[in-house]
RNA sequence: CCGUGCUAGGUGGGGCGCUAGGGGUGCCCUGUACCCGAAACCCUCUUCAUGCGGGACCGAAUCCCCGCCUGAGGGUGAGUCGCCGUCGGGUCAGCAACGGGAUGUGUUGAUGUUGAGCGCCGGGUCCUACGCGGCGAGGCGUCGUGAAUCGGGUCAGAUCCGGAAGGAAGCAGCCCUAAGCGGUCCGCCCUCGGGUGCCGUAGGGCAGCCUGGCAGGAGUCAACCGCCCGAGAUGCGCCGGCGAACGACCCGCUCGAAGGCGGGGUGCACGG
Numbered sequence: 001c002c003g004u005g006c007u008a009g010g011u012g013g014g015g016c017g018c019u020a021g022g023g024g025u026g027c028c029c030u031g032u033a034c035c036c037g038a039a040a041c042c043c044u045c046u047u048c049a050u051g052c053g054g055g056a057c058c059g060a061a062u063c064c065c066c067g068c069c070u071g072a073g074g075g076u077g078a079g080u081c082g083c084c085g086u087c088g089g090g091u092c093a094g095c096a097a098c099g100g101g102a103u104g105u106g107u108u109g110a111u112g113u114u115g116a117g118c119g120c121c122g123g124g125u126c127c128u129a130c131g132c133g134g135c136g137a138g139g140c141g142u143c144g145u146g147a148a149u150c151g152g153g154u155c156a157g158a159u160c161c162g163g164a165a166g167g168a169a170g171c172a173g174c175c176c177u178a179a180g181c182g183g184u185c186c187g188c189c190c191u192c193g194g195g196u197g198c199c200g201u202a203g204g205g206c207a208g209c210c211u212g213g214c215a216g217g218a219g220u221c222a223a224c225c226g227c228c229c230g231a232g233a234u235g236c237g238c239c240g241g242c243g244a245a246c247g248a249c250c251c252g253c254u255c256g257a258a259g260g261c262g263g264g265g266u267g268c269a270c271g272g
Stems, first nucleotide, its partner, number of pairs: 001272006009058003012030005020046005034055004063265008073255005079249004084243006092237001093234001094236002098230004104225001106224006119214007126204006132197002135193005140187002142183004151176004159168003
C1' cells in the first nucleotide's frame, strides 16, 4: 500500500417550554436528514443524565472533533415611541358646550313674472263714545190663583123689629177683588249690566301683522351646512407626572441552526 471481517462511530442540529436537572414527545428556527411503536395529571434517565423498545443501512471516511468569522432564529435587560389606564395643569385653545355678530356663487325645500322684497296710498286688526242687535237680570203690562173672622157685591135658610105691609143686620153658597204667590209662548214697553256682535256712525291710534290699490321688475323665506368675534370652562384634544400588559424601533448581554476559513484525530484481527 491492497484485500477480507469487525469495532468505535454515524444515518441531523438548535432555541423556547417542561423539569431539581439531562434528553424525548410539544411549539418554533434551520433546511432534507433510515424505518416502525409508546409518550403531558407524559416517557426515559441522574451530572460524560445529550432519550426508551424493535429493526435496517454505512462504517474508519472528504467521516468525526476543536478554534475563528459571518449569521436565520430564540431568550433576557435597559431606553424611546405607540396604545391603554390614572393623577394633575390651564401656559395651548383645536372640537363640543356657552354668549354675541354677519349672511355665503353652499345644500334641500317652499314661494314668486297668475308679479318677490323695498317704497307710496288706503282698509282691517287696537282704543273711546254713541246707535242698533243679541243675551241676562229686574220692573211694568198681561194671565192664573188668591180672604174661617177682622175686604166688597148678591145674600136661600135661620135670627131680630113690626098687628100687617114691610124693614134691619147678615152665616153658608156664588161672583169679584187687595197684599201675596205662580206663569209669561205674548208686548214696535221701561231700567240696568257684560269676557256680548264677521253690525253701523264718529273720533283716536297705526309698532307689528293681515289685506286692497299704485309704481317697479326678481327675488324672498325656512331648515341644514358653513363663517367671524368673545369670554370662560376642563368633556375630549393639548401639556406634564406615574403605571401593568401588549406592539414597534434601537442598544447591550446570552444561546445559537446553517455557511466559510484554519487546525487536529481516525482503531482491531487475518491474508498478500
This is a predicted structure of a 272-nucleotide RNA (Bacterial large signal recognition particle RNA) from an Acidimicrobiia bacterium. RNAcentral holds the sequence, with entries from ENA. The gene name in the source record is ffs. Its mean pLDDT, the model's own confidence on a scale to 100, is 75. Its Rfam family is "Bacterial large signal recognition particle RNA". Rfam links the family to the GO terms SRP-dependent cotranslational protein targeting to membrane, signal sequence recognition and signal recognition particle, plasma membrane targeting. About the family: The signal recognition particle (SRP) is a universally conserved ribonucleoprotein involved in the co-translational targeting of proteins to membranes. The family's RNA type in Rfam is non-coding RNA gene. The organism belongs to Acidimicrobiia, within Bacteria.